[in-house]
RNA sequence: GGCGCCGUGGCUAAGUUGGUUAAAGCGCCUGGCUUAUAAACAGGAGAUCAUGAGUUCGAUUUUCGUCGGUGCCU
Numbered sequence: 001g002g003c004g005c006c007g008u009g010g011c012u013a014a015g016u017u018g019g020u021u022a023a024a025g026c027g028c029c030u031g032g033c034u035u036a037u038a039a040a041c042a043g044g045a046g047a048u049c050a051u052g053a054g055u056u057c058g059a060u061u062u063u064c065g066u067c068g069g070u071g072c073c074u
Base pairs, nucleotide, nucleotide: 001073002072003071004070005069006068007067010026011025012024019057028044029043030042031041050066051065052064053063054062
């Protein structure tokens, strides 16, 4: 330099062939339990989906650019 894949809470990660409210697990906080801690139990906070633009009545989903990660080729 060329081709491809990926980017969604702190971490892992589902999802939607465009439609009202974006799951779940771990972690975190609180309560309760306990002599105390952990586990199990109950509740809660936390992502407008990497970023900018286009298309559309409407974009996490479609198109393009940029950024980052990763694989192959040279």
Molecule: transfer RNA
Organism: Argiope bruennichi